Small-subunit ribosomal RNA, 5' domain from an uncultured Gammaproteobacteria bacterium, 525 nucleotides, folded computationally. Rfam family: Bacterial small subunit ribosomal RNA. Its mean pLDDT, the model's own confidence on a scale to 100, is 86.
[in-house]
Context: one part of a larger RNA
RNA sequence: GAUUGAACGCUGGCGGUAUGCUUAACACAUGCAAGUCGAACGGUAACAGCAGAGCUUGCUCUGGCUGACGAGUGGCGGACGGGUGCGUAACGCGUAGGAAUCUGCCUAUUAGUGGGGGACAACAUGGGGAAACCCAUGCUAAUACCGCAUACGCCCUACGGGGGAAAGCAGGGGAUCUUCGGACCUUGCGCUAAUAGAUGAGCCUGCGUUAGAUUAGCUAGUUGGUGAGGUAAUGGCUCACCAAGGCGACGAUCUAUAGCUGGUCUGAGAGGACGAUCAGCCACACUGGGACUGAGACACGGCCCAGACUCCUACGGGAGGCAGCAGUGGGGAAUAUUGGACAAUGGGCGAAAGCCUGAUCCAGCAAUACCGCGUGUGUGAAGAAGGCCUGAGGGUUGUAAAGCACUUUCAAUUGGGAGGAAAACAGGCAGGUUAAUAUCCUGUCUCUUGACAUUACCUUUAGAAGAAGCACCGGCUAACUCCGUGCCAGCAGCCGCGGUAAUACGGAGGGUGCAAGCGUUAAUC
Repeated sequence: GAUUGAACGCUGGCGGUAUGCUUAACACAUGCAAGUCGAACGGUAACAGCAGAGCUUGCUCUGGCUGACGAGUGGCGGACGGGUGCGUAACGCGUAGGAAUCUGCCUAUUAGUGGGGGACAACAUGGGGAAACCCAUGCUAAUACCGCAUACGCCCUACGGGGGAAAGCAGGGGAUCUUCGGACCUUGCGCUAAUAGAUGAGCCUGCGUUAGAUUAGCUAGUUGGUGAGGUAAUGGCUCACCAAGGCGACGAUCUAUAGCUGGUCUGAGAGGACGAUCAGCCACACUGGGACUGAGACACGGCCCAGACUCCUACGGGAGGCAGCAGUGGGGAAUAUUGGACAAUGGGCGAAAGCCUGAUCCAGCAAUACCGCGUGUGUGAAGAAGGCCUGAGGGUUGUAAAGCACUUUCAAUUGGGAGGAAAACAGGCAGGUUAAUAUCCUGUCUCUUGACAUUACCUUUAGAAGAAGCACCGGCUAACUCCGUGCCAGCAGCCGCGGUAAUACGGAGGGUGCAAGCGUUAAUC
């Protein structure tokens, strides 16, 4: 000199853009943060409508009939998104390669989607419990579950053969049939098997990746082989047997520290230091262990066990996990609101409408940082008054003020007002599908949607009106005098000042530097 996720002191007008627990991975009250689908299903607890009944004429009852929908079965999603950096010196990360793998949803292609069965929730009844919840009996549906049939691809094979699947739902309809439910046809969405792709993930290897030798030896599934098991897959991954190997001064092992990277800061560079925000990867989710489900987890807001802690209890037993967003206590020099909205972007579910979304977008707080603007402009010598100094003449503050003439950014006030919005849905028209002018799909036109928001921006009105401080002035280092003090009080980054004229302490006047900041401290180069 530059820099910072900074803090502290004094001061503080506005706006934009960023950033904001670096400490206790300490403990957490409260609310919210993952749901959705009735176009899979049986249904009807609530709300609304419709129909019917009763009458007391505005109430009660009945009917899943309709819109919808609590609880339940079922599907998909809760493995993403969000947080933190404890652990980890490691194939964890970075980079370059590799072969023995899996991959829901998505895309393309091929083949199918036939015919049956028995249950379990919900519900009802009964019972237990303080509660959490649980038990028994009975009834029932499905895209839940299980056989049978079929098998172009697929799997196993001793090449003879053997094995293995599925589910329906919604919209529309002219003939024909009909038990008036529908069959049947058609469109869309699904379902099953297989191949390929895309995406994502798992595994292996070379090289690189902090310090210590006041850590020199380490290792028994250890190193390799054979066989088996296991896995999606290779492999001591696991096991049996066999061999005795493997690593190490090119630093093994041990100890300490640490998430890694893109990058950030500094520097002319080489390098050094760091790894907040943003992005990629990894690890973790009260502590330790374990598996289940699933395409994917050994799963932050799932399950089980153990432990510590907290809470409820009728003492028999139960409930919980903010390193999600806010917020509280604590720790600390120190770090924000228990806010708004799903309008946009994205995600989950859904055919869609839509619902959910503390992701996200916004707003609030903080000079925490960077950038921009303002606090007036011109004129004005009687060089006013006052202050300070003085050789007492004067000098300086100082064109500074006052005065005169202007301007009105920003803030205040009045009115207007983009863009972030393109869509979906609905309606009209055209084309495709089809037996069909239904339906559905595609294109086009119309319609509709804004949290921010009293938006940005423009404009009206008024008036210099509302807006300057901080540090320093001995040398380094830009800037000097007086008074007070008297090795005292004090200053100080280094040299050093102060013991009676201190440009170095304290005050004042003046000056210098930066400026909504200025200084100090800490840290890095």